[in-house]
RNA sequence: UGCUUAUCCAGAAAGACGGAGGGAAUGGGCCCUAUGAUGUCUUAGCAACCUGGACAGACUUUGUCUGGUGGUGCUAACUCCCAUGCCUGGUUUAAGGCAGAAGAUGAGCG
Repeated sequence: UGCUUAUCCAGAAAGACGGAGGGAAUGGGCCCUAUGAUGUCUUAGCAACCUGGACAGACUUUGUCUGGUGGUGCUAACUCCCAUGCCUGGUUUAAGGCAGAAGAUGAGCG
C1' cells in the first nucleotide's frame, strides 16, 4: 500500500509538554478552541475484534455464555450532520426510512 470480511445511535479522562488553529479529504452547516483546543507522552479507564475458559452444534467450521492475563483499538458531538440512489410524506420547504459511496477499527490474505 492493495483485496476480502465484520462492526460503526452503547461505553470510557486526569496530569505533563506544547502554543494555533482543529473536527480525514472537497463543498455546505454546525461545533470545539488562549478558561489552551488539535497533537505528543505518562497514568487511568472503556469495550470485547483477535486471544483465554466453559457449553452446544457441526465435521474442520459455527453459535451462546464467561474472563479481562496477552495483541490491537478507543476515551466531545451517531463515522458531528448533509452530499448519491430508492421509498414514505409534501404545493414548496422542513421531516423520516432503506441502500450505497467515502472513511475508521479489527481479523485474514497478497
A computed fold for a 110-nucleotide RNA from Cesiribacter sp. SM1, annotated as SAM riboswitch aptamer (S box leader).
Its mean pLDDT, the model's own confidence on a scale to 100, is 83.
The sequence was found by an Rfam model in a public genome assembly.
It matches the Rfam family "SAM riboswitch aptamer (S box leader)". Gene Ontology term of the family: regulation of gene expression.
The source organism's lineage runs through Bacteria, Bacteroidota, Cytophagia, Cesiribacteraceae and Cesiribacter.